[in-house]
RNA sequence: UAUUCGGAGAGUUUGAUCCUGGCUCAGAGUGAACGCUGGCGGCGUGGAUUAGGCAUGCAAGUCGAGCGAUCCUGAUGGAUCAAGCUGGUUGACCGCAAGGAAGACCGGUAAGAGAAAUCUUGAUAGCGGCAAACGGGUGCGUAACACGUGAGUAACCUGCCUCUAUAUCGAGGAUAGCCUUGCGAAAGUGAGGGUAAUAAUCGAUGUGUCUGGUUUUUCAUAAGUGAAACCAGGUAAGGGUCCGCGAGGACUGUAUAGAGAUGGGCUCGCGUCCUAUCAGCUAGUUGGUAGGGUAAUGGCCUACCAAGGCGAUUGACGGGUAGCUGGCCUGAGAGGGUGGUCAGCCACACGGGGACUGAGACACUGCCCCGACUCCUACGGGAGGCUGCAGUCGAGAAUCUUUAGCAAUGGACGAAAGUCUGACUAUGCGACGCCGCGUGAGGGAUGAAGGAUUUCGGUUCGUAAACCUCUUUCGAUGGGAAAGAAGUCCCGCAAGGGAUUGACGGUACCCAGAGAAGAAGCCACGGCCAACUCCGUGCCAGCAGCCGCGGUAAUACGGGGGUGGCGAGCGUUACUCGGAUUUAUUGGGUGUAAAGGGCAGGUAGGCGGCUAUGUAAGUUGUAGGUGAAAUCCUUAGACUCAAUCUAAGAACUGCCUUCAAAACUGCAUAGCUUGAGGUCAGAAGAGGAAAGCGGAAUUCCCGGUGUAAGGGUGAAAUCUGUAGAUAUCGGGAGGAACACCUGUGGCGAAGGCGGCUUUCUGGUCUGACCCUGACGCUGAACUGCGAAAGCUAGGGGAGCAAACAGGAUUAGAUACCCUGGUAGUCCUAGCCGUAAACUAUGAGCACUAGGUGUUGGGGGGUAUACCUUCAGCGCCGUAAGUUAACACGUUAAGUGCUCCACCUGGAGACUACGACCGCAAGGUUAAAAUCCAAAGGAAUUGACGGGGGCCCGCACAAGCGGUGGAACAUGUGGUUCAAUUCGAUGCUACGCGAGGAACCUUACCUGGGCUUGACAUGUAGGAAGUAGGAACCUGAAAAGGGGACCACCGGUAUCCAGCCCGGAACUUACACAGGUGCUGCAUGGCUGUCGUCAGCUCGUGUCGUGAGAUGUUGGGUUAAGUCCCGCAACGAGCGCAACCAUCGUCCCUUGUUGCCAUUCUUAGUUUACUAAGAGGCACUCUAGGGAGACUGCCAGUUUUUAACUGGAGGAAGGAGGAGAUGACGUCAAGUCAGUAUGGCCCUUACGUCCAGGGCUACACACGUGCUACAAUGGCCGGUACAAUGAGCAGCUAAUCCGCGAGGUAGAGCUAAUCUCAAAAAGCCGGUCUCAGUUCGGAUUGGAGGCUGCAAUUCGCCUCCAUGAAGUCGGAAUCGCUAGUAACCGCAGAUCAGCUAUGCUGCGGUGAAUACGUUCCCGGGUCUUGUACACACCGCCUGUCAAGUCACCUGAAUUAAGUGCACCCGAAGCCGUUAGCCUAACUGUCAAAGGGGGGCGAUGUCUAUGGUGUGCUUGGUGAGGAGGACUAAGUCAUAACAAGGUAGUCGUACCGGAAGGUGCGUCUGGAUCACCUCCUUU
Repeated sequence: UAUUCGGAGAGUUUGAUCCUGGCUCAGAGUGAACGCUGGCGGCGUGGAUUAGGCAUGCAAGUCGAGCGAUCCUGAUGGAUCAAGCUGGUUGACCGCAAGGAAGACCGGUAAGAGAAAUCUUGAUAGCGGCAAACGGGUGCGUAACACGUGAGUAACCUGCCUCUAUAUCGAGGAUAGCCUUGCGAAAGUGAGGGUAAUAAUCGAUGUGUCUGGUUUUUCAUAAGUGAAACCAGGUAAGGGUCCGCGAGGACUGUAUAGAGAUGGGCUCGCGUCCUAUCAGCUAGUUGGUAGGGUAAUGGCCUACCAAGGCGAUUGACGGGUAGCUGGCCUGAGAGGGUGGUCAGCCACACGGGGACUGAGACACUGCCCCGACUCCUACGGGAGGCUGCAGUCGAGAAUCUUUAGCAAUGGACGAAAGUCUGACUAUGCGACGCCGCGUGAGGGAUGAAGGAUUUCGGUUCGUAAACCUCUUUCGAUGGGAAAGAAGUCCCGCAAGGGAUUGACGGUACCCAGAGAAGAAGCCACGGCCAACUCCGUGCCAGCAGCCGCGGUAAUACGGGGGUGGCGAGCGUUACUCGGAUUUAUUGGGUGUAAAGGGCAGGUAGGCGGCUAUGUAAGUUGUAGGUGAAAUCCUUAGACUCAAUCUAAGAACUGCCUUCAAAACUGCAUAGCUUGAGGUCAGAAGAGGAAAGCGGAAUUCCCGGUGUAAGGGUGAAAUCUGUAGAUAUCGGGAGGAACACCUGUGGCGAAGGCGGCUUUCUGGUCUGACCCUGACGCUGAACUGCGAAAGCUAGGGGAGCAAACAGGAUUAGAUACCCUGGUAGUCCUAGCCGUAAACUAUGAGCACUAGGUGUUGGGGGGUAUACCUUCAGCGCCGUAAGUUAACACGUUAAGUGCUCCACCUGGAGACUACGACCGCAAGGUUAAAAUCCAAAGGAAUUGACGGGGGCCCGCACAAGCGGUGGAACAUGUGGUUCAAUUCGAUGCUACGCGAGGAACCUUACCUGGGCUUGACAUGUAGGAAGUAGGAACCUGAAAAGGGGACCACCGGUAUCCAGCCCGGAACUUACACAGGUGCUGCAUGGCUGUCGUCAGCUCGUGUCGUGAGAUGUUGGGUUAAGUCCCGCAACGAGCGCAACCAUCGUCCCUUGUUGCCAUUCUUAGUUUACUAAGAGGCACUCUAGGGAGACUGCCAGUUUUUAACUGGAGGAAGGAGGAGAUGACGUCAAGUCAGUAUGGCCCUUACGUCCAGGGCUACACACGUGCUACAAUGGCCGGUACAAUGAGCAGCUAAUCCGCGAGGUAGAGCUAAUCUCAAAAAGCCGGUCUCAGUUCGGAUUGGAGGCUGCAAUUCGCCUCCAUGAAGUCGGAAUCGCUAGUAACCGCAGAUCAGCUAUGCUGCGGUGAAUACGUUCCCGGGUCUUGUACACACCGCCUGUCAAGUCACCUGAAUUAAGUGCACCCGAAGCCGUUAGCCUAACUGUCAAAGGGGGGCGAUGUCUAUGGUGUGCUUGGUGAGGAGGACUAAGUCAUAACAAGGUAGUCGUACCGGAAGGUGCGUCUGGAUCACCUCCUUU
């Protein structure tokens, strides 16, 4: 540089984040199955489960050119027979006779028939040969030289085939078939008589070969072996066909020998699953000698000898599972999974054993035996083996035709023709898979109808359809029509010629005509993941791969429409790989997420400093062999394409051999000194063991003094004490522990080690640089040490103290607290072997900024300083780096190397079973079923804490007055009722909606009515004294009758219309109205509350992987996130403040209805005063506009700030008072009954009208108020001073009447003019004198007034009379900080009237107290902890009770497998053989005999079976133990915050349960103080 190949993630833990980590999904694949659907073709493929059982047919025969025989065809042949004809003889019978005459016999002739023999065609039962060991099936067994790969065989065999050489001569004897005959149901079988061979036997020859021996020699060398020569012995089969007159030849067969090829046997290296909860196994076992056996080596077998052999991650032995491979699937690859079809090998053939034959078998369709099963039977006995092709039953989710043909390919036999061949070729069935094709194409907008939806306009299905034009693949019909065929046979000298062979199949393919005609489904549509709406349903029915949907508006269920995806298929299920770097070689981790062994010594193993030489095992390269074919890949080719098939190449990453290189590793040799160790000289130390000694303190005992308490706690009590305690003094006893020094100081491997002295002893550091010369590091197994508790035995026992007892606390208190107290704690000896045995951090070596302190040495030095170096112990650190973050950071958690240990989701489970250890307690090792989709780490923001700091608030405190007690009013709950309408329910409901329920209101109840309606709009139609409608009648009314009277608007129309037309109104019908019916958890709007608290956010920037942080924190200050300073922040917004209105001071302006100081006039009697008028606007006031207050000035404090404190001036001073104003948000807060509104529901009623009733009930409980309980008072008389407001369907003056409510009357006023209107407390005077009263006024009786259709249920007011409770209020609780509380009255809204003591406002009189922030409540802010996030009303633990599930144990019982010992011992091989039999050879061949053989018998081995005893694995199992899960069960509250006693770990005891306590340990404990260290100055 070029080419090729080439790796994707997502969902789910959280309020959110990062990480760890599991679960799940998207992909590809399948011998598949299931559901729905289904047009055609090609190529493949199809019993995976019961190696379960099988009816029926077929699957191995062939050769007559090996043999005899039989049958058949034809020919020759002609023994023999012979109808007929004929000759002769005879003559039953007929006839009187003549004669006739059947028949018989002997001849002749003869159609015809025909034996033997020979030849010939075809067939075949038997003998014989070859094949049957191949082909075909299956995967039981097998963890093995079975398979794969590569070697060896000098340790071997090999039929048929090829080549070479030689030979093919002679002899006799049997036996099937056949014939005769016996037995038997059958299968079958016995006896006798014949016969042949390429059957069997013997002999000759011997190129050669084999065996033995001798010699020479090659190769190899560890045994050994090849070749050559010689000697001895052994070793063959002929027949057939054809040609030829014959001799002989050709072909074929046979034999011997040698080669080859092919196929096998045996041996070896390497590779080949899980399990150590299988750690020891082994007696032919391991080896040798000899023998046997085999084709051949070998304990393969036997005898004897020896005592070996295998084995620790290189895993023996045992258990489980499994045919192996080429390949196939997946994957980027490395790998992982798998071994069906095709191909190679192996194993098996009903289960087990055995041999025979043969070249080859211990033999799928051969034999023998045992066993199980099935069948036949005459019951005596026999037969059988589909894991061949079809087929059948069974089991199963599930897997095909009882087809055709040998045409092709291949095989057996044959000389060949040929025969056989369920191998094979074809066909059938199955969408089982892959591939291809089709179900039409173009045009077509009234965007049809219809469906769906709709905001009612429309939108969408949709150019889709209809309709027009066109095409005809496939299918159906008709016609034609292959390749696959090469060979073989015949003729021929040859060339050549001739004949003949197709299952598939009238199939592929071609042609023709007709006609869009016959041909589309399945799944999905919340996210992952492409695709959305309507209806139904209402935590139901159901869905679901994960997360999760469904409780009345479901894109998640079911249906419809629409859409998306794939398409003759589509989904589901099952399984494999992938994603999963989630077992990590490539390619992970272990401080806190799972994970470093408690610590050390050390074996095997692994790893290992510097230099040189050699070697060549590893390593690298060259070359050779092999890596079967198919498959994959590339390039081509053949089927129209593709799937498929074919060819060539590449590849097969491997193994073996050869040659070469020598860097690195290894090995060998020789050295080196830096690693390691040693030597010498110094040093520190709670290092270890033993012995001795010491003082303080506690307790106890004795004695003295002394008296009433002591002790203990939050407070108490149990307890001790007048029998003298506690206290105090003196003396004594005994045990345990060693204050101060003491220190993030020291030592040790860890556990751990602390008074002093002595003895013994281990390690470490520094310096010198003298010695050895890699002696090193790590470290499974193993060994030792190993806190506390605990155990055994013996001592000891002061204090403390599990258990236990008592006292408290408490709902309980098996606890915390208290008083006691035993084991134990201590010592000696021995066990145990575990801890949060922690730095939660394995050991070793090297490298990579510093600063600072300290311990022990050395060096320098101007010498208590300081500098430097080594070894430790700490801290800081944004150097770098690492980390998820926290953090670590030369004492690494950084960068590298070496070795060991450990981890792989949570729970189950630090468990069960098994094994080992232990006296026991228990320890070590260590699962599974099952359940869940999380469990977890770090950090973030909140919230919370019986955490901390700071700050604020009538929060407490200090005060004043109340509530809670009484009566009444009012609201609520409850109860009642026909109804007591509805809502509001902690603070934030309860004098709340309601600012006013007798009717109305009114929504509730009872009863009576109406149905297009009480009210709105529209469409269509109708009627003419129409619409309306008085009196009167019925009725409770509504309403129903009734009908006097009698219209309106516009037009015709210039005037005149009820009746001409239209409108309005009426009526009928239809759309619709109507609903205080439901849902405030579907909503808008409005409101409450935190809270008038000071907060809540944003932009940009910066920091952090990120959520987020910063800003907004800090130091001050403020009422305030108010302001100042500082600061990686700089700015900004909503809030705060201010702007607005009001009150307080002054000024200007205005001057009626307000005002009247001054002046004048008039009137009332003059001073005085009053009234009116003139006049005036000074004052008050009115209502407009201004001024004023800003920490502006002074002093002090503080940081020369902000600000605060004090002061001056001022009407007012630090926000002057009091309003309006309510950030982001919280409470699914409140309201569908104010109104609005989605959805649902009712429609002669859940609508609407009316009368009456109810909302007003009343054993009771609560809230909010009013009036009181009295003398700071009640009553009587007199008298003074407001403000806000309201008024025409109104306020109502004066006057008169009434005790009064009120009546009468009507002036004035639409209001600064008139009226309501009297203010009250107050002040003055009088009276009452502490009492249930001259307090208090409830209740009740009587009489009245007012409003109103109406006052009974159910109004208010007045008068007279009556005169209840109540004497200041328990626990508890509320308001208020100044013109406030308290006390006093006045007005208004609503309203006919009123239940108002309520509410909203107004003024009058007018206090007390605040030291202060410890505590209660609420809030703000910073910080801390958290297992909370629905946020502490949180979370969460355990027992008990109920149900379900899986597992463990369990007396016993049962099944399978297997070990050992013994018994029996079939068939069979082998051995022996004294009994019996015996053609071939031998024999002086007559025979006996011999040799050899057979049968029988017997022995070893041995299948099955039996007995006994173990082991392993499973099933059932009364009962027992724990575990997991299950909306609302019981008891407690252990943990999370300091979780209310900090928690945890180990251990021991105890307790309903969580748990408690003791001893030791840890921080993974909050808080406060102190110490040390660090940082800064």
Notes: Predicted 3D model of a 1577-nucleotide RNA (small-subunit ribosomal RNA) from a Candidatus Omnitrophota bacterium. Taxonomically the source falls in Candidatus Omnitrophota (Bacteria, Pseudomonadati). The RNAcentral record of the sequence draws on ENA. Model confidence (mean pLDDT): 83 of 100.